[in-house]
Context: one part of a larger RNA
RNA sequence: CUGGGCGUAAAGCGCACGUAGGUGGCGAUGUAAGUCACAGGUGAAAGCCCUCGGCUCAACCGAGGAACUGCCUGCGAAACUGCAUUGCUUGAGUCCGGGAGGGGGGAGCGGAAUUCCAAGUGUAGCGGUGAAAUGCGUAGAUACUUGGAGGAACACCGGUGGCGAAGGCGGCUCCCUGGACCGGUACUGACACUGAGGUGCGAAAGCGUGGGUAGCAAACAGGAUUAGAUACCCUGGUAGUCCACGCCGUAAACGAUGGGCACUAGGUGUUGGGGAGGUUAAUCUUCUCAUUGCCGCAGCUAACGCAUUAAGUUGACCGCCUGGGGAGUACGGUCGCAAGAUUAAAACUC
Numbered sequence: 001c002u003g004g005g006c007g008u009a010a011a012g013c014g015c016a017c018g019u020a021g022g023u024g025g026c027g028a029u030g031u032a033a034g035u036c037a038c039a040g041g042u043g044a045a046a047g048c049c050c051u052c053g054g055c056u057c058a059a060c061c062g063a064g065g066a067a068c069u070g071c072c073u074g075c076g077a078a079a080c081u082g083c084a085u086u087g088c089u090u091g092a093g094u095c096c097g098g099g100a101g102g103g104g105g106g107a108g109c110g111g112a113a114u115u116c117c118a119a120g121u122g123u124a125g126c127g128g129u130g131a132a133a134u135g136c137g138u139a140g141a142u143a144c145u146u147g148g149a150g151g152a153a154c155a156c157c158g159g160u161g162g163c164g165a166a167g168g169c170g171g172c173u174c175c176c177u178g179g180a181c182c183g184g185u186a187c188u189g190a191c192a193c194u195g196a197g198g199u200g201c202g203a204a205a206g207c208g209u210g211g212g213u214a215g216c217a218a219a220c221a222g223g224a225u226u227a228g229a230u231a232c233c234c235u236g237g238u239a240g241u242c243c244a245c246g247c248c249g250u251a252a253a254c255g256a257u258g259g260g261c262a263c264u265a266g267g268u269g270u271u272g273g274g275g276a277g278g279u280u281a282a283u284c285u286u287c288u289c290a291u292u293g294c295c296g297c298a299g300c301u302a303a304c305g306c307a308u309u310a311a312g313u314u315g316a317c318c319g320c321c322u323g324g325g326g327a328g329u330a331c332g333g334u335c336g337c338a339a340g341a342u343u344a345a346a347a348c349u350c
Base pairs, nucleotide, nucleotide: 003322004321005320006319007304008303012318014201015200016199017198021194022193023192025088026087027086028085029084030083031082033081034080035077036076038074039073040072041071042070049065050064051063052062053061054060091191092188093187094186095184096183097182098181103177104176105175106174107173108172109171110154115149116148117147118146119145120144121143125136126135162169163168206247207246208245209244210243211242215241216240220236221235222234223233258317262313263312266295267294268293269292271290272289273288274287275286276285277284299306300305323350324349325348332343333342334341335340
């Protein structure tokens, strides 16, 4: 429990699309369901409340009144909401012209580096650490040179820079493809916002089948350290990391801040676009739209801080919280191959 809240105290679903529902711009006409006014009926009695009275008082009882905030019917009003019809363009969308981008999918290509293989030069060490040892090396290692193989990742540019709803996205080229932004103002004419269920997307790890495996590296083995050392350090090393297809559906999935509209001092950077002015031009000044940062007023806040990218000021919608532990657990349901995920208590205890 008709309350108060959700950046950090408990609390914003990981993100989107969208069904029902809720809510909804500016006019005109009609209607009268909501709404408002008046009248009538009903709203049993008792009780509650007020006044008066009866028991010596009170409790208790009697009488009258009020109330019964409701429901129904009739006659009206028409501002607001609804409904019907009609119109509008500012919300929303379409169209045209532009430029920006690691947005997504596919194919191909490139160079640096590590490792391995072959050959050459060359000789006793290399490697590793706090110090060592395990390890590698006279069957020629390390180092240097040449050639080859293969996998993975793309230094510099690189930036509180860009793109994406979020997860996330970074070498180059081509093909396919989504979105946003700016300018024009030609078109539609409220087509909008949110969104219970639902559907889709969703890092890493993990799972299934098949491939691939250079480096790295859970597990594991050995060497050290130590009182011990199932660790930290070292030498190795398998899953995995990579690819295709299919699952899983979680996270400090974070801005710990739901999405959308409007309004509310400024200052200074940044990215993309547009306009004006001076200039041959580079460039400079200034205005404006969108993005992304910092500082800061009012206001808000328990404080920290937030502050036109609000945590300020309003109204509409959704999700969530309600002392700590037990517990995000048990049971049941749903989903999953499994791991488990999701929904989600109670006893008891402080």
Record summary
Small-subunit ribosomal RNA, central domain from an uncultured prokaryote, 350 nucleotides, folded computationally. The full RNA is in RNAcentral, with records from ENA. The coordinates come from a structure-prediction model, not an experiment, and the mean pLDDT is 89.